The prediction has a mean pLDDT of 84. A computed fold for a 1507-nucleotide RNA from an uncultured bacterium, annotated as small-subunit ribosomal RNA.

[in-house]
RNA sequence: AGAGUUUGAUCAUGGCUCAGGACGAACGCUGGCGGCGUGCCUAAUACAUGCAAGUCGAGCGAUGCACUGGCUUUCGGGCGGGUGUGAAGCGGCGGACGGGUGAGUAACACGUAGGCAACCUGGCAUCAAGAGGGGGAUACCUUACGGAAACGUAAGACAAUACCGCAUAGGCAUUUUUGUUGCAUGACAGGAAUGGGAAAGGUGCUACGGCAUCGCUUGAUGAUGGGCCUGCGGCGCAUUAGCUAGUUGGUUGGGUAAAGGCUGACCAAGGCGACGAUGCGUAGCCGACCUGAGAGGGUGAACGGCCACACUGGGACUGAGACACGGCCCAGACUCCUACGGGAGGCAGCAGUAGGGAAUCUUCGGCAAUGGACGGAAGUCUGACCGAGCAACGCCGCGUGAGUGAGGAAGGUUUUCGGAUCGUAAAGCUCUGUUACGAGGGAAGAAGGAGCAGACGAGGGAAUGCGUGUGCUUUGACGGUACCUUGGAAGAAAGCCCCGGCUAACUACGUGCCAGCAGCCGCGGUAAUACGUAGGGGGCAAGCGUUGUCCGGAAUUAUUGGGCGUAAAGGGCGCGCAGGCGGUUGAAGAAGUCUUGUGUAUAAGGCACGUGCUCAACACGUGUUGGCAUGGGAAACUGAUCGACUAGAGUGCAGGAAAGGAAAGUGGAAUUCCACGUGUAGCGGUGAAAUGCGUAGAGAUGUGGAGGAACACCAGUGGCGAAGGCGACUUUCUGGACUGUAACUGACGCUGAGACGCGAAAGCGUGGGGAGCGAACAGGAUUAGAUACCCUGGUAGUCCACGCCGUAAACGAUGAAUGCUAGGUGUUGGGGGUGUCACGCUCUCGGUGCCGAAGUAAACACAGUAAGCAUUCCGCCUGGGGAGUACGCUCGCAAGAGUGAAACUCAAAGGAAUUGACGGGGACCCGCACAAGCAGUGGAGUAUGUGGUUUAAUUCGAAGCAACGCGAAGAACCUUACCAGGUCUUGACAUCCCUCUGAAGGCGUGAGAGAUCAUGAAGCCCGCAAGGGCAGAGGAGACAGGUGGUGCAUGGUUGUCGUCAGCUCGUGUCGUGAGAUGUUGGGUUAAGUCCCGCAACGAGCGCAACCCUUGAUCGAUGUUGCCAGCACGUAGAGGUGGGCACUCGUCGGUGACUGCCGGUGACAAACCGGAGGAAGGUGGGGAUGACGUCAAAUCAUCAUGCCCCUUAUGACCUGGGCUACACACGUACUACGAUGGUCGGUACAGAGGGGAGCGAAGUCGCGAGGCGGAGCAAAUCCCAGAAAGCCGAUCUCAGUUCGGAUUGCAGGCUGCAACUCGCCUGCAUGAAGCCGGAAUUGCUAGUAAUCGCGAAUCAGCAUGUCGCGGUGAAUACGUUCCCGGGUCUUGUACACACCGCCCGUCACACCACGAGAGUGUGCAACACCCGAAGUCGGUGAGGGAACCUGCAAAGGGCCUAGCCGCCGAAGGUGGGGUAGACGAUUGGGGUGAAGUCGUAACAAGGUAACC
Repeated sequence: AGAGUUUGAUCAUGGCUCAGGACGAACGCUGGCGGCGUGCCUAAUACAUGCAAGUCGAGCGAUGCACUGGCUUUCGGGCGGGUGUGAAGCGGCGGACGGGUGAGUAACACGUAGGCAACCUGGCAUCAAGAGGGGGAUACCUUACGGAAACGUAAGACAAUACCGCAUAGGCAUUUUUGUUGCAUGACAGGAAUGGGAAAGGUGCUACGGCAUCGCUUGAUGAUGGGCCUGCGGCGCAUUAGCUAGUUGGUUGGGUAAAGGCUGACCAAGGCGACGAUGCGUAGCCGACCUGAGAGGGUGAACGGCCACACUGGGACUGAGACACGGCCCAGACUCCUACGGGAGGCAGCAGUAGGGAAUCUUCGGCAAUGGACGGAAGUCUGACCGAGCAACGCCGCGUGAGUGAGGAAGGUUUUCGGAUCGUAAAGCUCUGUUACGAGGGAAGAAGGAGCAGACGAGGGAAUGCGUGUGCUUUGACGGUACCUUGGAAGAAAGCCCCGGCUAACUACGUGCCAGCAGCCGCGGUAAUACGUAGGGGGCAAGCGUUGUCCGGAAUUAUUGGGCGUAAAGGGCGCGCAGGCGGUUGAAGAAGUCUUGUGUAUAAGGCACGUGCUCAACACGUGUUGGCAUGGGAAACUGAUCGACUAGAGUGCAGGAAAGGAAAGUGGAAUUCCACGUGUAGCGGUGAAAUGCGUAGAGAUGUGGAGGAACACCAGUGGCGAAGGCGACUUUCUGGACUGUAACUGACGCUGAGACGCGAAAGCGUGGGGAGCGAACAGGAUUAGAUACCCUGGUAGUCCACGCCGUAAACGAUGAAUGCUAGGUGUUGGGGGUGUCACGCUCUCGGUGCCGAAGUAAACACAGUAAGCAUUCCGCCUGGGGAGUACGCUCGCAAGAGUGAAACUCAAAGGAAUUGACGGGGACCCGCACAAGCAGUGGAGUAUGUGGUUUAAUUCGAAGCAACGCGAAGAACCUUACCAGGUCUUGACAUCCCUCUGAAGGCGUGAGAGAUCAUGAAGCCCGCAAGGGCAGAGGAGACAGGUGGUGCAUGGUUGUCGUCAGCUCGUGUCGUGAGAUGUUGGGUUAAGUCCCGCAACGAGCGCAACCCUUGAUCGAUGUUGCCAGCACGUAGAGGUGGGCACUCGUCGGUGACUGCCGGUGACAAACCGGAGGAAGGUGGGGAUGACGUCAAAUCAUCAUGCCCCUUAUGACCUGGGCUACACACGUACUACGAUGGUCGGUACAGAGGGGAGCGAAGUCGCGAGGCGGAGCAAAUCCCAGAAAGCCGAUCUCAGUUCGGAUUGCAGGCUGCAACUCGCCUGCAUGAAGCCGGAAUUGCUAGUAAUCGCGAAUCAGCAUGUCGCGGUGAAUACGUUCCCGGGUCUUGUACACACCGCCCGUCACACCACGAGAGUGUGCAACACCCGAAGUCGGUGAGGGAACCUGCAAAGGGCCUAGCCGCCGAAGGUGGGGUAGACGAUUGGGGUGAAGUCGUAACAAGGUAACC
């Protein structure tokens, strides 16, 4: 520091996700040691048990027990002492600290800085003064009584450092007075009057005088701790906007330690709030902690400070301090005891229990240390604390060994079978000894205090005491711990996660969209580096992963540090209060600002530097720390104050321009309607029609009239207005802008949350008006349907007046204002200069357009009218959907508008541009594509293939073009893969091993359907031998075998677009980039063929050419070919000699290249015409098929991975099937006849084939064919007669002398075999069919059409296929249309690419939400009722020891029970508020591989789309 993910790819926008760090954590797997920390985050839920606050006998009386000595004695005795010890009581101090928790609290609760001239403060310290003299009670105790208990009542005694008077007393309090002082309330100093206090206490010593010490009282001061007040700071919601009656202030009482409405009475009517009051929700606050570069964000465990609370609510008492965690009273809930009458209790102290929960420890040791309470002290108490225990919960440290060791062991995994890897890893050898374990030693933490024994010091100072110091004794929970030494022994000690990308690390097997994984993208449907396992590897390590939470990355709330034309985002427009910002210049001041001091900023923490534990964590020391307050100083800038100016802004004066607004009036054209005239059969409307109008006279035409609405031409990216918007003409009223001038004011300005106003169309209300147009509606068409598009009608509305509504794609999708920043060119309204007869030229201000530089921008684009460079202010945005929806509120008559969420769901949604593809977009071009023609198919019969059906089986494959006379160039058996039955199991076929035999094969016999089985005769080779070879049989296992699966695992081969003209690359250039350019453009071509131009220049694969064939000619050659000339010869014949001239064959050349001429074209390429030529513009035909597309075809040609079968999915045999047959389709043959059929005669090919072959002559048969066997491995012989044609004859338009299907009989051939199931022949039979509906195919010349011949396969079987020649046409104006293709361009929401994408209803399932008659709960208030405890007030006839009067009785004073009153918790009643929950039903929304209906959108999406 970044990365993944939207796309075919790109850039930008934008969300989601990841890598880091942290944790009081939890869960899973695993676990050696030590140190230091940490440990109920949930139920402030309920708590058993034990402990956590006591202490003082040197305050007091009495007393139990033990020991002891004394007196006495009625003797199991009594009395009063001492020492130790114990329980209870009175009294003092402490239980307000320490410890826990975070419920409440949004508050002066906390933090920080201040204030108190408005306060208190026990114990402590210092100073001053004092402690005199009296009194009356009471607990414990005893007795009696009540009660289950808790406890209580009465009587009688007794004590105090308990309680109460009196004396004394000021610097205390109150009142008053004088002076000084403070901003002020006030403060300080002095005087006078009045008032109020004590424990003669305890202990020690004593020379009995007192001394010492601990206490006590009063006052002052300090310290400490608290109380109160104030400024500032730190949460959310405005779908909480108004709140407040003790409320705000005053006066006067009360109250408090103290100011204060803190409280009462009276008076006034204030106080708070958009700088967020009030309400609701949430929350203890801070030092700090986590994260971050920082600014920030999050948190508030442990440690420290503050606050609050102590079962819930209320209350006071005591006290220095509490409204009190381990105190009291009352009410409530809960728990326990009970004799049912009544009582007891409060772990949010330490342990612990139950419960809750994902989850959090021992009912431990000790007061040794530190600290606290009490005490004179010893000491007692102390779950504070110190320690130990449990827990990998965290951080830190250590270890699980080190070196050497290649036969690269065994074994595992993998393999291309060679190997590779685990791997120096192990074993082996040589060492070491941390930790653990055993043994031995063994600290620091302890200083005090006390006891004993000495010593010294101060004062007038004897003792005690106080202080100093010495010696001895004594105090450790941890713990025999840390640490040290030693012993044996590598011996006891490694796991977890991950390995598709992000992200370091790969293979095998299993599984087969299953099981599963997953943080995001996404893996898994038979070869998964993504699931599971194994091997290997990577990472971390006593831990490792997962989950959760926070920060970061995220500049993704942007102060630092973002945006708003099209991605989310400018308010529809104006005016303007508050607010924010603001021109030039001078003065003075100092709020902001800057600077320098002071105070504070607890400690801990952090940081820097050191130190101590062996290191580290940890601990300790020193330094530092941006805030706030306060003092001094500076004066540039901002603010505030006082002046001045004119450049901003405004006013005046002079002009011209304009659909600016409002009202009133006027005008013509046109539509419609009405009346009348003329006139006759249609009009109207459409793609075509119909509805409609019309013989009752329409439409057309003429004249006259009525009425409403809108204003042609002018008219213009022209004008005006803030926007919406404004268009005939005239008048009246009225707003704004501009130009010129520079007289006036003197910053008066800009923006603008709320507020207010304006605001298209549609809509609403009331009343008018209504010609045309025209939602709704009706009819006619169209259509599968057509609630639409089209047509005929037509209501509201459109118009006017008044009033609402307040929204639009209200758009320049661009807020307002100001300044600055190259130019060029139009247009509109003014002004200036100059010049002309005139048209002009030039400068400038305001508006409105275009092009364009810099710059900006993701790009498109913007560019002085900015989207550039800057400033000010406002509005708005923060992923898509849900949703501009719900609820609430405001506005509205309504429609609705404004404001405006969440749950849930997705990993995208969206922008610009690129390349393709597509379009019922455009332009250009080509093709038997159409058109022009010829012949067909589709109808018939048959053949053949396919589908379907059937079947035991009808084997399998091929499926639009590009499957269907296709694989198959030939299924009777075989083929054959299918079916039935019969058989075999190392096999029908290959290799290897063992044993036996000498065979095997052929021949014969028997059984059998055959395979097969049994049997007979004859019967191996090499070698001297040993032995070997070969073959067969048997056996064991490796293996064979598979036309079994997967063509979507593959190779190879093939089809198709398409013989279409395209497809690319290198370098350069342009672009952020995908990409573009080149390859586009102008011509031309069959062609990306060629030429020209051009930021391109070149090149490659294709095109063309090179190859074969055919057409002309030449040369060479001359048998089996040929025969002109010469000769021989035949019935005939190149038959023979001879020859190679010709034909022909073979080989090799020539020839054609737009070469020549003319024209057109751009002087090009090229095209048109012509000449010559056998052939002319690629001469004809073939072979040749670019990059690629279709997961196209083929695992059944072959090859092949993987999977599957192995006495069978392999192999053999017989028979059957592939040949079935209601039907449908494709491809062919033959026809339907006279250009013909039949009969007779007769002529002319080419290319092929032939040895298990072709087979001649001759001969037999009507024929198929038979006999025969010459010739020929073939330019020699044979197949082999070509046919159409030609010459004759006959038939004469008919189901025929057409047509030949079908069937019968008789034969022939092949073959083991012709039934299922071959071909052919003869005779007989003689079906459909008279030219074929919709639709559709081929063909442009030696072509179509027509005619026959041959070959492959093959025993036999062709109407098929592949070849061959014979005869031999018609037509093409042309490119509008159909189909296919190419190039350019345009739109796109498509990219699996239109067979695309995609919308809505309905149906089903699930999810969350809204409404809902209502039901039930919580919370906070309000009103009223009741009113506990208790303070306060009143009363106090009852009660009462202390004081006063009094001899007493009694009275006074004071206190008090009781009662009364105010307040007052809980409770009750009531109507409302508010927040969850539940709710029949209902509404829309979201999600969900293959549901229904349509086709709304994306292309002109087939009616342009949208608001």
Rfam family: Bacterial small subunit ribosomal RNA.